[in-house]
Context: one part of a larger RNA
RNA sequence: CUGCGGUUAAAAAGCUCGUAGUUGAAACUAAGGCUUGUAGUAUGGUUCGUCCUAGACGUUAACUGUACUCUUGUCUGUUUUGCCGGUUUUCCACUUGUGACUUCGGUUCUUGUGGUGGCUGGCGAGUUUACUUUGAAUAAAUCAGAGUGCUCAACACAGGCGUUCGCCUGAAUGUUGUAUCAAGGGAUAAUAGAAGAGGACUUCGGUUCCUUUUAUUGGUUAUUGAACCGUUGUAAUGAUUAAUAGAGACGAUUCGGGGGCAUUCGUACCUCUACGCGACCGGUGAAAUGGGAUGACCGUAGAGAGACGUCCGAAAGCGAAAGCAUUUGCCAAGAACGUUCUCAUUAAUCAAGAACGAAAGUCAGAGGUUCGAAGGCGAUUAGAUACCGCCCUAGUUCUGACCGUAAACUAUGCCAUCUAGCGAUCUGAUUGGGUAUUUUUGCCUGGUCAGGGAGCUUCCCGGAAACGAAAGUCUUUCGGUUCCUGGGGUAGUAUGGUUGCAAAGCUGAAACUU
Numbered sequence: 001c002u003g004c005g006g007u008u009a010a011a012a013a014g015c016u017c018g019u020a021g022u023u024g025a026a027a028c029u030a031a032g033g034c035u036u037g038u039a040g041u042a043u044g045g046u047u048c049g050u051c052c053u054a055g056a057c058g059u060u061a062a063c064u065g066u067a068c069u070c071u072u073g074u075c076u077g078u079u080u081u082g083c084c085g086g087u088u089u090u091c092c093a094c095u096u097g098u099g100a101c102u103u104c105g106g107u108u109c110u111u112g113u114g115g116u117g118g119c120u121g122g123c124g125a126g127u128u129u130a131c132u133u134u135g136a137a138u139a140a141a142u143c144a145g146a147g148u149g150c151u152c153a154a155c156a157c158a159g160g161c162g163u164u165c166g167c168c169u170g171a172a173u174g175u176u177g178u179a180u181c182a183a184g185g186g187a188u189a190a191u192a193g194a195a196g197a198g199g200a201c202u203u204c205g206g207u208u209c210c211u212u213u214u215a216u217u218g219g220u221u222a223u224u225g226a227a228c229c230g231u232u233g234u235a236a237u238g239a240u241u242a243a244u245a246g247a248g249a250c251g252a253u254u255c256g257g258g259g260g261c262a263u264u265c266g267u268a269c270c271u272c273u274a275c276g277c278g279a280c281c282g283g284u285g286a287a288a289u290g291g292g293a294u295g296a297c298c299g300u301a302g303a304g305a306g307a308c309g310u311c312c313g314a315a316a317g318c319g320a321a322a323g324c325a326u327u328u329g330c331c332a333a334g335a336a337c338g339u340u341c342u343c344a345u346u347a348a349u350c351a352a353g354a355a356c357g358a359a360a361g362u363c364a365g366a367g368g369u370u371c372g373a374a375g376g377c378g379a380u381u382a383g384a385u386a387c388c389g390c391c392c393u394a395g396u397u398c399u400g401a402c403c404g405u406a407a408a409c410u411a412u413g414c415c416a417u418c419u420a421g422c423g424a425u426c427u428g429a430u431u432g433g434g435u436a437u438u439u440u441u442g443c444c445u446g447g448u449c450a451g452g453g454a455g456c457u458u459c460c461c462g463g464a465a466a467c468g469a470a471a472g473u474c475u476u477u478c479g480g481u482u483c484c485u486g487g488g489g490u491a492g493u494a495u496g497g498u499u500g501c502a503a504a505g506c507u508g509a510a511a512c513u514u
Base pairs, nucleotide, nucleotide: 005484006483007466008465012482014356016354017353021349022348023347025241026240031076032075033074034073037070039069040068041067042066043065044064045063046062047061048058049057050056051055080125081124082123083122084121085120086119087118089117091115092114093113094112097109099108100107101106128190129189130188131185132184133183134182135181136180143174144173147157148156159168160167161166200234201233204230205229206228207227208226209225245346246343247342248341249339250338251337255334259331260330261329262328265309266308270304271303272302273301274300275299276298280291281290317324318323361402362401363400364399365398366397371395375391376390377389378388413481414480415479418472420457421456422455425452426451427450428449429448430447431446432445433444434443435442436441461468462467487514488513489512496507497506498505499504
């Protein structure tokens, strides 16, 4: 490792990107012989059957042959090359012998030489590993295990048998994995090769250099060898598919509360102004605090300000998540769909690291309509530091910067495959019918394909159940990859580290207790 779990019992990082790491689509076979089969296709033969009998048709009739394909098993064998050998090995050419036989064509034996193939030895060269098999090498004791009557046994390595001045027999064998060496295998998994040909083999030539032998010394040439360059020829000359993987491109009057900036509208709350009226108004379970002749409340007409965006509005849409809803314009982005377009493994998941991240909170400005932690009152109450009511500070809004957490929840990681039926819905494509339109294009209504967000049904299957088409494909246990949990508390505390202006965040125990 095999082999636990993570919706609700402990446990999926808030979300995305991303390096190391881990994992990663399919393809590449010389050929031949024999053989298996109620196999398949084609084509024959013999017998038989049917009929419209010079013949045609029939395996829903039987036997049998041939060729090819598929299939079962087996054998030979794919394995090269340079040099130096060996060989009672194959074949060919020449050669030796008063050879042998002869139908005078030739056949056959024998001696030697050369070539060719087979087997074999040494040296040299060859893409490299993982993997696997066998062998070698691996202390003993131990362990497993063979043998033996320590009196049995745990042990031990002894012992047994004679004619008793001596014969016989042991003290085996096995033993994981890693690492080492050698040989066999060539599936699986990597790796390399010929694309700017500087590629392979080959003919011929040139340039440069080295070494040896020609008795010796010196020189030119030639030969052998090495490096480089040119040239001729040979070859089927050399680029695998195009993944219901991915990326890119293109298309449409595509789509959408996606994002940013600007612009615009709407009523309401509050405040103010003018006019009118004149005593209550607010508020509650009931009240009171509160406001009001300095004219509240109410009514009419206006003005200002800052928030917010009703109905439409949905188990609808978009976005990585947080989140996103008045109009219009501008800016860039995105998904899905469609494509006989391009590339050709570019991919998946991810320690480190990074971006975004509700609300509250912090800092500096702006703005302060409403609501309103704290605080003050009025009630309620046994009390009320609350619930109800009246005020109101911070805040709530905008800009710039921090913070980095939430029941950040689908309490359910991401990628890929398979397993089931149904009808709604959104987006794109496609194909029918109806209808409007001069057409483009709409509207209504069916089918099909792809992709979303959900639902229903069910003895698929699972699950402790609730329930779940995923939480299935799990003792019939292994697709890839990341993170996390191990009784309850102490405790997300202390301490240390680190981040932050702070508040706090991240990391994160133990004693003790049960």
A computed fold for a 514-nucleotide part of an RNA from Cruznema sp. GD-1, annotated as small-subunit ribosomal RNA, central domain. The organism belongs to Cruznema, within Eukaryota. The RNAcentral record of the full RNA draws on ENA and SILVA. Its Rfam family is "Eukaryotic small subunit ribosomal RNA". The literature on the family includes a 2001 paper in Science by Yusupov et al., "Crystal structure of the ribosome at 5.5 A resolution". The coordinates come from a structure-prediction model, not an experiment, and the mean pLDDT is 80.